[in-house]
Formats: sequence, C1' cells, structure tokens
RNA sequence: UCGCGCUAGGCGGGGAGCUAGCGGUUCCCUGUACUCGCAAGCCGCUCUAGCGAGGCUGAAUCCCCUCCCGAGGGGGUGGCGUCCGAGGAACGGGCUGGCGGGCGCUCGCGUCGAAGGUCAGGUUCCGCGCACUGGGAGCCUCCGAACCGCGUCAGGUCCGGGAGGAAGCAGCGCUAAGGAGACCCUCUCAGGUGCCGCGGGUCGGCCUGACCGGAGCGGGCACCGGCGGCACCACCUCGGGCCCAUCUUCGACGGCGGGUGCGCUU
Repeated sequence: UCGCGCUAGGCGGGGAGCUAGCGGUUCCCUGUACUCGCAAGCCGCUCUAGCGAGGCUGAAUCCCCUCCCGAGGGGGUGGCGUCCGAGGAACGGGCUGGCGGGCGCUCGCGUCGAAGGUCAGGUUCCGCGCACUGGGAGCCUCCGAACCGCGUCAGGUCCGGGAGGAAGCAGCGCUAAGGAGACCCUCUCAGGUGCCGCGGGUCGGCCUGACCGGAGCGGGCACCGGCGGCACCACCUCGGGCCCAUCUUCGACGGCGGGUGCGCUU
C1' cells in the first nucleotide's frame, strides 16, 4: 500500500420554553437526516446521554477537534420612528357659552318726530255694587195625625127631676212637624265666576295713549379684548405592540486546517 473481517463512532443539529440542573416529548430555525412503541398538572436521568426493541453503516465526502462565516433565537440600552392605553395640566391651536360705549360691515325703525321726560290708563292689591253660578230658607201646589192637633161631631156615654149641659170615638173637613213638586219672585250664604261698574292703595318693570322735547334707536355678522367650558391636536409622566440603531449571549447549515483504530493476508 492492496484485500477481507471487526471495533470506537455515526445514522441530524441548534434556539426558546420547562427544570435545582440535564436529555426527550411541545413551538421555532436549519434543511432531508434508519424503523417501531412511550412521554406536560409528563417520561428518563444525576453527569452527557432520552428509555425499550430491532436494523444499516463503519476508519473517512460520512467520526472527532480548533478557527471562520453566519440563518435564526434570547437579554440589555437608546430613538423628536409609528400605533395604542392610563393619568395630569390648561400656556398655545381647535370647538363652544356669556360679556364689552374696542373696531368694521350690514339691515331695519326715526323730522309722517328717535332717545329721554311728565301725566293718565291697563297689568297688581283692598273694599263695595251689579251680574252669573251653586247651596239654604221663605212664598206657591199637593200629600200629611188610631189616642196624646183644630173644627164639626151620627151612634153610644156622663151630669140633671126637667129644661138643658158636658166630654168625645169613628166619619168628614182643615192643618203642624215632615215629605214631594215647582221654579216666577223675596231674603240669606258662598265663589280657581265676569272683555261689568264705583272708590282707594302701590306705582319698580312692561304695554297703550296724550303732551313736552328735537336726533337718535334697535338687530345681525366678522375681527379684537377679557372671563369661563370641553379635552380633539399639541404638551408632561408612565406603560405596551411593531420598527430602526447599537451592545451582549447561544448558534444550525456551510468553509479552511488538523486528528482517529484492531486482527489476518499480499
């Protein structure tokens, strides 16, 4: 060095998560890499590897190590990048409510007389009258008393010698209390009654009228000023998602370099 047989090793790895820690099951990355069974309120371990059963390959493209590259993941910091949430404040922008004899425009009323003033009336209060409405009483009509209402009292009763007298039931007539009706009139009481009247009070405002007076008066809009309100924008503080930058950590795939047997035969 060639050939044969074998052995160590290999037949995927990594990040997150879980865990005292580790491997696996889970999610993600890488990219293709034997098969079957098991595992999250788990499985197996306590030092390197899932546990159990089977298969293939096998000292090199394939196994082991250093370095490089770096998919991707984790952590920190910063951001006047973007979106959202909570709280605050009320200086600014926005919206909004009053106010102003600040200013401009405009409309209307006014010499057919503005503002202002005086007087009177109304609106308001009190009293009275009238009317109206309602209640009550009277007046009017009818009914209305076994005895204890009136009149007349048959019969009967009583007194009397008699003449005569007396009480008196029923009946008839009339009426009281009371009841019913009628609503014309009279009286009385009352009023969330009145385009009514009379007298008085108050007289601030408003309305109407007359007179004095002799030129203003009222409204709308925009701006400005000042006082408030809301919290949409902007502002302050805190928190979160995504994005960007930077630091750090692990790191697949890939690349350079190096390393690794045993027996027999030639």
Molecule: Bacterial large signal recognition particle RNA
Organism: Gaiellaceae bacterium